[in-house]
Molecule: SAM riboswitch aptamer (S box leader)
Organism: Ignavibacteriota bacterium
């Protein structure tokens, strides 16, 4: 890079370097930033997918599988805003408009796409 499979309204920031951006991309919104964006670097936190440990259970023990519990000098990740929000579909209600139907806003709702992390596999 592709492709499975999961999983997201929760949690968790301070310092140094640097100095204008940033919230993935594209649109539209809405936001953050010279009281210092992004980026790196140290040190601290969050989580618990993965690994480690303990306990059950079960296969029938070489180990191998569930299952709960722990934050462990492991391995990724994360530390503003729901993945910041909205695009596409489906039905739901509101209101206009008009004439019983579609279409158009708005509101919540449920999918799906796209993107992210992990574990796998090419």
């Nucleotide at each position: 890079c592709u492709c499975u499979u999961a999983u997201a309204a929760a949690g968790a920031a301070a310092g140094g370097c640097u100095g204008a951006g940033g919230g993935a991309a594209c649109a539209g919104g809405c936001c953050c930033g010279u009281u210092g964006a992004a980026g790196c670097c140290u040190u601290a936190g969050c989580a618990a997918c993965c690994g480690g440990u303990u306990c059950c259970g079960c296969c029938a023990u070489a180990g191998g599988c569930g299952g709960a519990a722990u934050g462990c000098u492991g391995g990724u990740g994360c530390u503003a805003a729901a993945a910041c929000c909205u695009g596409c579909c489906c039905g739901c209600g509101a209101c206009a408009c008009g004439a019983u139907g579609u279409c158009g806003u708005c509101g919540a709702g449920g999918g799906a796409a796209c993107g992210a992390u992990a574990a796998g596999a090419g």